[in-house]
Small-subunit ribosomal RNA, central domain from an uncultured bacterium, 351 nucleotides, folded computationally. The full RNA is in RNAcentral, with records from ENA. The prediction has a mean pLDDT of 91.
Context: one part of a larger RNA
RNA sequence: CUGGGCGUAAAGGGCGCGUAGGCGGUUUGGUAAGUCGGGUGUGAAAGCCCCGGGCUCAACCUGGGAAUUGCAUUCGAUACUGCCUGGCUAGAGUAUGGUAGAGGGAAGCGGAAUUCCGGGUGUAGCGGUGAAAUGCGCAGAUAUCAGGAGGAACACCGGUGGCGAAGGCGGGUCUCUGGGCCGAUACUGACGCUGAGGAGCGAAAGCGUGGGGAGCGAACAGGAUUAGAUACCCUGGUAGUCCACGCUGUAAACGUUGGGCGCUAGGUGUGGGAUCCCUUCCACGGGUUCCGUGCCGCAGCUAACGCAUUAAGCGCCCCGCCUGGGGAGUACGGCCGCAAGGCUAAAACUC
Numbered sequence: 001c002u003g004g005g006c007g008u009a010a011a012g013g014g015c016g017c018g019u020a021g022g023c024g025g026u027u028u029g030g031u032a033a034g035u036c037g038g039g040u041g042u043g044a045a046a047g048c049c050c051c052g053g054g055c056u057c058a059a060c061c062u063g064g065g066a067a068u069u070g071c072a073u074u075c076g077a078u079a080c081u082g083c084c085u086g087g088c089u090a091g092a093g094u095a096u097g098g099u100a101g102a103g104g105g106a107a108g109c110g111g112a113a114u115u116c117c118g119g120g121u122g123u124a125g126c127g128g129u130g131a132a133a134u135g136c137g138c139a140g141a142u143a144u145c146a147g148g149a150g151g152a153a154c155a156c157c158g159g160u161g162g163c164g165a166a167g168g169c170g171g172g173u174c175u176c177u178g179g180g181c182c183g184a185u186a187c188u189g190a191c192g193c194u195g196a197g198g199a200g201c202g203a204a205a206g207c208g209u210g211g212g213g214a215g216c217g218a219a220c221a222g223g224a225u226u227a228g229a230u231a232c233c234c235u236g237g238u239a240g241u242c243c244a245c246g247c248u249g250u251a252a253a254c255g256u257u258g259g260g261c262g263c264u265a266g267g268u269g270u271g272g273g274a275u276c277c278c279u280u281c282c283a284c285g286g287g288u289u290c291c292g293u294g295c296c297g298c299a300g301c302u303a304a305c306g307c308a309u310u311a312a313g314c315g316c317c318c319c320g321c322c323u324g325g326g327g328a329g330u331a332c333g334g335c336c337g338c339a340a341g342g343c344u345a346a347a348a349c350u351c
Base pairs, nucleotide, nucleotide: 003323004322005321006320007305008304012319014201015200017198021194022193023192025088026087027086029084030083031082033081034080035077036076037075038074039073040072041071042070049065050064051063052062053061054060091191092188093187094186095185096183097182098181099180103177104176105175107173109171110154115149116148117147119145120144121143125136126135162169163168206247207246208245209244210243211242215241216240220236221235222234223233258318259317260316261315262314263313266296267295268294269293270292271291272290273289274288275287276286277285300307301306324351325350326349333344334343335342336341
C1' cells in the first nucleotide's frame, strides 16, 4: 500500500453549521503539469533468465544476449485530468405572488380538575386492599354548597395527522423570528456536494445560586405479604419534578439504516400546493402534476427475516466506523467538568 464489511451477526458519528482536504455540469481557445509515444544518455561488474563454449558430466568457470519495470534530457500526441481564458444554463441560488404547520423566543389571558384555607349544611364513619392494617375522623372527618389561595398540566379536537437538522414541539391571544412547499416569470452564472480538526445545538437524570412547591414522588418511615421481603400492594413523605441564570453533554439520542446526486414495474391511503373537467356559482366528485408521509407489492438485493422510487436495488462522490469472546468502554496518561462523571483508550492474563 492493499481486502471484506456496517437494518437485526462486530460496525453510521445524537444532530446541524462549517475550515482544510477530497470530489465536481456544459462549451471555445490556449498551455502541455499529470497522461501516452519515439530518440539519446545513464541504470558498474558479478548474480538471476535465455543461447553458446571449457573442465569425461555436473557443481564450477567462461562468451554473447536479455533484463535492470527507474531517472534525466529531447522531439512529438492532446482524448481524459489539471492550469489560464471566454461563453452557456439543465446544478445551486436570488427576486416576486401565494400557502400549510404542537417550528423557535418573549409577554399577557382562560377553563376543568387535584390539594389547602375560612364559612354553611350534616353525622359516624372515611380511606385503602386479593383480604387487611398503618393512616384520617366526635377537637366534627368523608359527603355536599358557595367563597378564597396556590402550583402544575392543558380533556374533547387528536389522526401510522402536522412541524423541526436532531433533541423535541399540543389550551388561547398578541408580538419578535427560522425553515419548508407550490405557481409563474425575471435575474446571477457552477457560486456546487461532502466535510478530518473546530465551534454550536443537544431528552431525562444530576450539579451551582436564587425563587417556587398543588399533584406526583427516588431516599426514608410505617402497615401488609412472605420462610425472609432491605421488593411488588397500602398509608405517609424529602430531594426532585416547575421558574430564572449558569454547568453537565449522556441515551434503546432508534428507522438500531450517515449525507448528496442520478437511474430502476406497479397498486392503494393520507397531509400541503397548483391546474383542468363536471357544476349557473358554491360544495361534493373525478383527472393531471409537484412536495411530504403510511401500507401492499414486481424486478433486483439479502444468511434469512425482510427491503423494495421514503431501497437494504443499480451507480458515482465525501465523511464516520468494524476486524473473535472475556478482561473493558476498564487501567494509565492527556483534555474537559464544581462534582457526579464525560471524551480519547490499551495490555497482561484467559477461552